[in-house]
Context: one part of a larger RNA
Molecule: small-subunit ribosomal RNA, 5' domain
Organism: uncultured Gammaproteobacteria bacterium
């Protein structure tokens, strides 16, 4: 000098664009953050209201609505965090032994049957969470049979394996089953690179390799049995410490150094540890089971919970925001669609946290006013500075108009941006420094005291170095200090 997710002190006018728990992966009240489909299925309220009534009620509308259930798809995306991980990671370049819902293209089919289980009704248990028994019922839920283009297995003789309907303007549309190819996504393998310590020198027994088998979507000690005794290591194994990696960011002429906030790619994690289930995909943040710690409810028998989602609270800390609006746009899920959901997202709020821009007036004005400060007492300086005179109105203010973003409709932002008019210099300057380095000097006070200080060093009675004042210098809505990096 440059830089920062900064903090602190003093000060503070406006706008735009960014950014905002770096610490306790500490604990969390409350609300919301993942639903959707009646064009898969059976069943189906109530309030209210109209009419009738034997005043008990009934019927119609509400309404095939709400709420719930079976079933399908989605909850594996999106969002958060960086604890772990020094290599099961990441980056780059390759590879073969694989899977892939939805999507695209092709081929072939979609025939005929069956029995259940929820919901519901009845009963029982429980404080609750919820659970149990009996009975009834539908389906694109479940299970046989047929067919076999194809696919799989094969000893090449053969064997095994499917399906579901719904809507319709009756034209068809959306589905379903098997399979081929693609696209996308994912799993796996190899090479090279990837921090520090030798005051860590030896490490390893499924360890290294083979055979056979098992297992997986798939190669493989991935697992098992048997056999061999290997494998790694001063080109640093093992151990210990530290750490998510990268594109990038920052500094530097570069080489290099430091770093990995925001944005993008990959990985890992979801109270701690373990486990599987379902599924095309998870060993699953807002799913399940077990154990543990913690918190809460309890009728003491037993139950409930997981903000490293968005807000917000306590705590920690030098330190980091609203319990806001909207699905209008972009995107996602479901749906044939209308649409519903979406704290993703788009916006608004707060903060000089940063960057950029603008303003705080312009011209004229010498009696060089007053006041302040200095003085050699003549004057000098503040200083054209002020006042005065003449002008302008950016920004802010008030009033009126008022978008684009939206294809026909739909705008949270928002009466926002922007435009016009009006009034009046009106509402808008500070901070640090002035001994040398280093731009900028005098007076007073103090008297090795009080204090200053980045280094050298100032201060003990004339201090340009302390404190104040006048003046000056440098930056400027900031300035200075501290911390950190080059």
């Nucleotide at each position: 000098g440059a830089u920062u997710g900064a903090a602190c002190g003093c000060u503070g006018g406006c706008u735009g664009c960014a950014u905002g728990c770096u610490u306790a992966a500490c604990a969390c009240a409350u609300g919301c953050a993942a639903g959707u489909c009646g064009a898969a299925c059976g069943a189906g309220a109530a309030a209210g209201u109209a009419c009738c009534u034997u005043c008990g009620g009934g019927u119609g509308c509400g309404a095939g609505u709400a709420a719930a259930g079976u079933g399908g798809c989605g909850g594996a995306c999106g969002g958060g965090u960086g604890a772990g991980u020094a290599a099961u990671g990441c980056a780059u370049a390759g590879g073969a032994a694989u899977c892939u819902g939805c999507c695209c293209a092709g081929u072939a089919g979609u025939g005929g049957g069956g029995g259940a289980c929820a919901a519901c009704u009845c009963g029982a248990g429980g404080a609750a969470a919820c659970u149990c028994g009996a009975g009834c019922u539908a389906a694109u839920a479940c299970c046989g049979c047929a067919u076999g283009u194809a696919u799989c297995u094969u000893a090449c003789g053969a064997g095994a394996u499917a399906a579901a309907g719904a809507c319709u303007u009756c034209g068809g549309u959306c589905g379903c089953u098997a399979u081929u190819g693609g696209a996308u996504g994912a799993g796996c393998c190899u090479a090279u690179g990837u921090c520090a310590g030798a005051u860590u020198a030896g490490c390893u027994u499924g360890u290294u390799g083979g055979u056979a088998g098992g297992g997986u979507a798939a190669a493989g000690g991935c697992c098992u049995a048997c056999c061999a005794a290997g494998g790694c290591a001063a080109c640093g194994a093992u151990c210990u410490g530290u750490a998510g990696c990268u594109g990038g960011u920052u500094u530097g002429a570069g080489a290099g150094g430091a770093u990995g906030a925001u944005c993008a790619g990959c990985c890992a994690c979801a109270c701690u540890g373990g486990g599987a289930c379902u599924g095309a995909g998870a060993c699953a943040c807002g799913g399940c089971c077990c154990a543990g710690a913690c918190u809460c409810c309890u009728a003491c028998g037993g139950g409930a919970g997981g903000c490293a989602g968005c807000a917000g609270u306590g705590g920690g800390g030098a330190a980091u925001a609203u319990u806001g609006g909207a699905c209008a746009a972009u995107g996602g899920g479901c749906g044939a669609a209308a649409g519903c959901c979406u704290g993703a997202u788009c916006c608004a709020g707060c903060a000089a946290u940063g960057c950029a821009g603008c303003g705080u007036g312009u011209g004229u004005g010498a009696a060089g006013a007053a006041g302040g400060c200095c003085u050699g007492a003549g004057g000098g300086u503040u200083g054209u500075a002020a006042a005065g005179c003449a002008c302008u109105u950016u920004c802010a203010g008030u009033a009126g108009g008022g978008a684009a973003g939206a294809u026909a409709a739909u705008g949270a932002c928002g009466g926002u941006a922007c435009c016009u008019a009006c009034a009046g210099a009106a509402g808008a300057a500070g901070c640090a420094c002035c001994g040398g380095c280093u731009a900028a000097c005098u007076c007073c006070g103090u008297g090795c005291c009080a204090g200053c200080a980045g280094c050298c060093g100032c201060g003990g009675u004339a201090a340009u170095a302390c404190g104040g004042a006048g003046g000056g210098u440098g930056c400027a809505a900031g300035c200075g200090u501290u911390a950190a990096u080059c």